[in-house]
């Protein structure tokens, strides 16, 4: 000095006019108005993807079915989130990625290739035989060639007609043991001649784990309709009602009126703003985290308020005539019960620690 990796910050300021949604409070001519005062989006308020908290429905207890997780331990109300380890795999490296089970079973594996899993043989290699003497038939064999994303343990020797775990050595890989670790697993020892190609984001097995709908969830109040309850009235001297809108018939016969309860729609009202909460000491813990002890209160709208405009100042960039002037930019987004994650989306800028590579002393 330039390139990296990880972890966190920050998320324009100030002020002045016009307005809008909530509180207090005071004052008037009080179904209203008017005045002071204070308050009013985010680090993702976003996707609605995981978990819950809270509500109402349902539930004896167990299965199935269906959904969901998937190295181990720990954190945590809980997870699909976190930490720390474990095993693999990139990267020079700080550091990042991946995580049951393919020897319980079914299928799948394009093309090219002999052959994609019951192994197999185009080339070559190696023996026989036969004849035209370089072919062509039989047989063995898989080192070597060739195909393919993937080729039948891997390498070296021995051994063979060639050759092959055929034998052996060390490395993989199986079984048992045996030592350390809470455990994943890590070492070591003995056996075993190799059985076991991929794919489970194909079905499937195999452990856990899950009831169902949502704050438009549910509670109160309560004009309106309808259905119901009760009381008074009204009863053959007939209220009322069907028959085509009147009328006459004619039929039916308390089925009727009125008040009250009660019923719950428009609206209000509450859930709803003090919570698994923030902050900072200070203890434990390798960390996720946890505990005391102090101190703080910080939006509540409902078709949805949180906003425009101006001027000054930061910050960045480009221009210049460079203690100064002009011009331009200042992001992504926006509450809707509420919270702990995850994912995305971000202009400009800080800040801790680490690598690496060059140069200098």
């Nucleotide at each position: 000095u330039g390139g990296a990796g990880u972890g966190g910050g920050c998320g324009c300021a100030u002020g002045g006019u016009u307005g809008c949604c909530g509180g207090u409070c005071u004052c008037u001519u009080u179904u209203a108005g008017a005045g002071a005062c204070g308050g009013g989006a985010g680090g993702a308020a976003a996707g609605u993807c995981c978990g819950a908290a809270c509500u109402c429905c349902g539930c004896a207890g167990g299965g199935c079915a269906g959904g969901g997780u998937g190295g181990u331990u720990c954190g945590u109300a809980a997870c699909g989130c976190g930490a720390a380890c474990u095993g693999g795999g990139g990267g020079c490296g700080a550091c990042c990625c991946c995580a049951g089970g393919a020897a319980a079973g079914u299928g799948c594996c394009a093309c090219a290739g002999a052959a994609a899993a019951u192994a197999u043989a185009c080339c070559g290699c190696c023996g026989g035989c036969a004849c035209u003497u370089g072919u062509g038939c039989c047989g063995g064999u898989a080192a070597g060639g060739g195909u393919g994303a993937a080729a039948a343990g891997g390498c070296g020797g021995g051994g063979u007609a060639a050759g092959a775990g055929c034998c052996c050595a060390c490395c993989g890989c199986c079984u048992u043991c045996a030592u350390g670790g809470u455990g994943a697993c890590a070492u070591g020892a003995a056996g075993g001649g190799c059985a076991c190609g991929g794919c489970a984001a194909a079905c499937c097995c195999c452990a856990c784990c899950c009831g169902g709908a949502g704050c438009a969830a549910g509670a109160c109040c309560a004009a309106a309709u309808a259905g119901g309850g009760a009381a008074a009235c009204g009863u053959u001297c007939g209220a009322g009602g069907g028959c085509u809108g009147c009328c006459c018939g004619u039929c039916c016969g308390a089925u009727g009126u009125u008040u009250c309860c009660g019923g719950g729609u428009a609206g209000g009202u509450u859930g709803c703003a003090c919570g698994a909460g923030g902050c900072a000491a200070c203890g434990g813990g390798c960390g996720a985290c946890c505990g005391u002890u102090g101190u703080c209160c910080u939006a509540g709208a409902u078709a949805a308020a949180u906003a425009a405009c101006c001027a000054u100042g930061g910050c960045c960039c480009c221009c210049u005539g460079c203690u100064g002037g002009g011009g331009g930019g200042u992001a992504c987004a926006g509450a809707a019960u509420u919270c702990g994650g995850c994912u995305u989306a971000u202009a400009a800028c800080c800040c801790a620690c680490u690598c690496c590579a060059g140069c200098u002393u």

Predicted 3D model of a 361-nucleotide RNA (Bacterial RNase P class A) from a Desulfobulbales bacterium. Its mean pLDDT, the model's own confidence on a scale to 100, is 77. It is recorded under the gene name rnpB. Lineage of the source: Bacteria > Pseudomonadati > Thermodesulfobacteriota > Desulfobulbia > Desulfobulbales. Its Rfam family is "Bacterial RNase P class A". The family's RNA type in Rfam is ribozyme.